[in-house]
Molecule: Fluoride riboswitch aptamer (crcB RNA motif)
Organism: Planctomycetota bacterium
RNA sequence: AAUUCAAAGGGUGAUGGAGUUCACCUGAACCGUUCCGUUUUUUUCGGAACUGAUGACUCCUGGCGAAUG
Numbered sequence: 001a002a003u004u005c006a007a008a009g010g011g012u013g014a015u016g017g018a019g020u021u022c023a024c025c026u027g028a029a030c031c032g033u034u035c036c037g038u039u040u041u042u043u044u045c046g047g048a049a050c051u052g053a054u055g056a057c058u059c060c061u062g063g064c065g066a067a068u069g
Base pairs, nucleotide, nucleotide: 009026010025011024012023013022016060017059018058019057020056021055032050033049034048035047036046037045
């Protein structure tokens, strides 16, 4: 110096923030679903449609819809 392992730290989980918790990654994790077509045919690309501010729970903010004053 390289490699491996452990600990700690950090990061990520399709649109913002916080708390709790789970999972994953540590040079990766991650970058939604369905249908049709294309493609080197489980990879890629294009078109159409759909759900959601959560990975999960709660709260705040923002957006949409309905009702009442």